[in-house]
RNA sequence: AGCGAUUUAGCUCAGCGGGAGAGCGUGGGUCUCAUAAUCCCAAGGUCGGCGGAUCGAAACCGCCAAUCGCUA
Numbered sequence: 001a002g003c004g005a006u007u008u009a010g011c012u013c014a015g016c017g018g019g020a021g022a023g024c025g026u027g028g029g030u031c032u033c034a035u036a037a038u039c040c041c042a043a044g045g046u047c048g049g050c051g052g053a054u055c056g057a058a059a060c061c062g063c064c065a066a067u068c069g070c071u072a
Stems, first nucleotide, its partner, number of pairs: 001071007010024004018055001026042004048064005
């Protein structure tokens, strides 16, 4: 220098154009003599940034950034 993959909740990750989600964790409740476990509820998100196409974008296109890898 060129190419590819990844970027979504505190963590690990789903989500093939129309409702943003799961598990774990956190808080509260339930249960117990008590703790843990179980069960129930809740909070927590500018979907990496900017722009574009579209009636409509986390998703499609372009540029940029970060991390990992490949080639030279």